[in-house]
Two RNAs folded together computationally: RNase P RNA and transfer RNA, 510 nucleotides in total.
This record gives sequence, structure tokens and C1' cells, in this order.
RNA sequence: GGAGUAGAUUGGGUGAUCGCUGAAUUAUAUUCAGAGGAAAGUCCGAACACCGAAGGACAGCAGGCUGGCUAACGGCCAGGCGGGGCGACCCGACGGAAUAGUGCAACAGAGAAUAGACAGCCCUACCCGCGUAUCGGGCCCGCAAGGGACUGACCACGCGGCGGGCGAUGGUGAAACGGUGAGGUAAAGGCAUCACCAGCGAGUGUGGCGACAUGCUCGGCUAGGCAAACCCCCUGCGGUGCAAGACCAAAUAGGGAAACGGUCGAUAAGCUUGUCCGGCUGAAUUUCGUGGCGGCCUUCAAACGUCGCUUCGGAUCCGUUUCCGGGUAGGUCGCAAGAGGCCGUCAGUAAUGGCGGUCCCAGAUGAAUGGUCACACACUGCCGGCGAGCAAUCGCUGGCGGGGACAGAAUUCGGCUUACAGAUCAACUCCACGC
RNA sequence: GGCGGCGUAGCCAAGUGGUAAGGCGGAGGUCUGCAAAACCUCGAUACCUCGGUUCGAAUCCGAGCGCCGCCUCCA
Repeated sequence: GGAGUAGAUUGGGUGAUCGCUGAAUUAUAUUCAGAGGAAAGUCCGAACACCGAAGGACAGCAGGCUGGCUAACGGCCAGGCGGGGCGACCCGACGGAAUAGUGCAACAGAGAAUAGACAGCCCUACCCGCGUAUCGGGCCCGCAAGGGACUGACCACGCGGCGGGCGAUGGUGAAACGGUGAGGUAAAGGCAUCACCAGCGAGUGUGGCGACAUGCUCGGCUAGGCAAACCCCCUGCGGUGCAAGACCAAAUAGGGAAACGGUCGAUAAGCUUGUCCGGCUGAAUUUCGUGGCGGCCUUCAAACGUCGCUUCGGAUCCGUUUCCGGGUAGGUCGCAAGAGGCCGUCAGUAAUGGCGGUCCCAGAUGAAUGGUCACACACUGCCGGCGAGCAAUCGCUGGCGGGGACAGAAUUCGGCUUACAGAUCAACUCCACGC
Repeated sequence: GGCGGCGUAGCCAAGUGGUAAGGCGGAGGUCUGCAAAACCUCGAUACCUCGGUUCGAAUCCGAGCGCCGCCUCCA
């Protein structure tokens, strides 16, 4: 000098002026305060409130290496293991499929999970065929020795197969059932073989709180992938969310109680109206008890019973008036002193925690936190000037302009995730060159 | 503000791990004097975006974007 890695802070400044919201007061004017690191997404975890009593089980959902932190967490810190990078460093939904079980794998390919034989290699054994040899049988030729064809057998040999063996080689696929070499074999193959290597399991030693690491012995054990497929194991979870919820409390409608009146009539009541008249509209039924009268039944006559009318009382029904309670609109609280901020110190590798000091820091509700002007600044466009350099370009400087990321509280915290122009600080790695 | 659901071609819509159905609309043709209807043929950059799991993702998982719905009180 170049290329990177990882972390922290900040994320517009100053002044004037006009407003907005809240609080205080000497009260109508002054003073003070007034968005964020994410206020966002609403993805986790809590506080708080109500329903409610949530003890257990099923279902469902979520989490899943180890240790620690925390109110809690799917968060954070430290570590292990695996993967990536030359490295600083980064990433990991990282329990279980070798012993609970089920399921899935398109296409290609011979075969896709206790696999398979297309090409290929082989013919030991099995089956079939052919040939040769051997043996048996009868036949023919020949005096005989022997020869010829036929047929059967087979413990022989050879060849072939639409009969078998093999999984080494080729080829397919995302994936083909340990690797290399030797031995062995008809050819082969981890193949009851051997050497080395890799993995796994069992036993055991050492280090570590642990995840785990690392030795030794034994076992040919090689028993694939997917659990962000069902599932199994362990752990956690009652539900609803501040529109939770608490209090105050109109109009109208409806609920309850009491009083008065009424129950079929041109009634009560209502409308019209200053009032009256007039006009218009126009409510409600059943039942129980008791007494009286009459009819019927029974009887010698009654009672009882039953039917009808009726007095009084109760219930129910209708209307009016008064009162009561719930609750809506609306208002107040919840709602700003908190798992709070800042500084120091101690413990701890750290996350974090203890102690001491100090500060009070938005609270709106169709919803405040803004507008304008000036100055300087980061950045930047155009036109020049000077310097360095062969050039590209770089540095300094003048004039006229532009110009400030993502975004905005809504009950409150702890996290995560996502968005984000620029500036500042401190650290580390690799490469090149110089000393 | 809180809570829930959805996103497949211009429109509607099936598909729940293995080549993405179907209808309407569209284009060309037949028919007709010309149209409509009918019939024949045809396609396209269709799985909201990004990342992950998997041999393989519209489908499973995570993040983001967009759209829609519900939420006074009592019972």
C1' cells in the first nucleotide's frame, strides 16, 4: 500500500422565529420537558388484568450437544463435535433409524433395501445336448485275429446351452450393501484366511463437572438415506389479551318494586290547544277462595255433588305516576419510579451479579413531538486555476448549485428478526514492497 | 392497538413431496353475405419474494412482502 475479518459508538449541528402536546406556577402568561436503535415485524419470553381453580391424564403445540447466566425464553456467555475458509474468523433445527415399529425413494438402471444378473467372467457341483474314450448287449463282415454300423450305461475327458455359479469389471443413478494388497477359487467375493487402513459395538484405562477427547483388548460386526415423514424419548405450556380490566354515568328502549285507576265503553290514556269545548286515535283476561240465590241429581226430606248468576277478597292482565338496579354513548383510572438510566468499584474468562453514589427521563387518543429563515459541516454535480505523473489519475484551491439513511411511541419490560446514507474509535488476518 | 386467515397464467380454480388439472378470457381456422352461436387447433415468463431441509419443494421449515377478516358489555 492492497484485500479482508470481527466489534463498539453515533446517526445530523448552532441560532432566530411561528406553532403543537403535557406538567408546574406567582394562573391566561411565563418556565420546564417532548420519539427510536430499531418506536417496525408481532416471531419468542415475561409482568399485569380478567375468566377461572388449571391436581392428574389424553390430545395438541413448542423446544432438543454440554456447562453456566437470567424473572423467563426458541435469548446470551463459555466450551464440545461437525462443516467452510490459506488465515483472522464464520456457519450448524446438533436427541433416537447397530437392536421399538411403520412409511417413502420419480426418472434412469439388471437391481433401490434382509437388492440384483443386462453386458461380462466361469463350467467345480446340478440339469440338458453333442463329441471322444471306456464298458455291456445283440447284429453284420471275416476261418481267425480283427473290423463295421446300431443301441444302452457311465465313476472319465472335452465342447456348448433358453442349466447353473459370481458380484470382481463395464454401465445407470442423488444413493448400488467398507477400502488397498495378498492368499484362495472354475471364476469370484469379508470369503469361518492374512496384513494395513476406516467405521461400529462390547469390555476397560487416563484427562475433563460435563458434552467429549485419547489409549488397550476382543468381535469380520460393515447392519445405507430421509425423523423441517409418521413415530419414540426427555423438557415446557390452562385460556384470553390494556378493545385485558376497574370506577363514575346521559337520552331512548327494556327489567324490578310500590301506589292509584281499569278490564269493552263513543272507558282509562294519548295527540291537537295557553285553557275549555270540539275533533282524531285508542288498552287489557283468565283463574282461585268465600258467602248468597236459582236449576239439576240423589232422597221420605236434606246434606254432599254439579251447573248458572252474583257480593267481597286474592292472583294474573292493561294503563298512569313515583322510585330502584343493570348497562350503552361519554368520561376517569389502568398509564409512566421501572426485572429503570448513568458513574464508580468488587466477584467472574464471559454472559451476568453484588455494593455505593447520583438522576427522574414523552404520555397523545381522528391521536402532539413540526414549519420557515440564517450560518457552518459530511457528501456531491458543473465550470476553472495550481502542483505531481509518460499517461490513467491523484492532491490543494476558487466560483455557481444540489443536499442529509432507515424510519416514527400507543399498557410495560427482556430478547430475536428485518430496514438503514454517512461518520468516529479500537482490534486482528493474509498478500506485496521497503527498512 | 390486539388476534386470525390467504397468496397457483389476464380472471376463477384443482393439486399436501416425483413431468402443475380444468373452466372463462385470448390467438388462428371452419361455417356465414357479415357477425353471433357452434365446431377444430394452439399456446404462455402461472406456483408472492428470499433462504433452508431433501436426490428432488407449489407442497415441509424459517424470514420478508402484499391482501382480507374478527375484536363494547352481559348471558
It holds a member of the Rfam family "Bacterial RNase P class A". Rfam's curators write: Ribonuclease P (RNase P) is a ubiquitous endoribonuclease, found in archaea, bacteria and eukarya as well as chloroplasts and mitochondria. The family's RNA type in Rfam is ribozyme. Rfam links the family to the GO terms tRNA processing, ribonuclease P activity and dimeric ribonuclease P complex.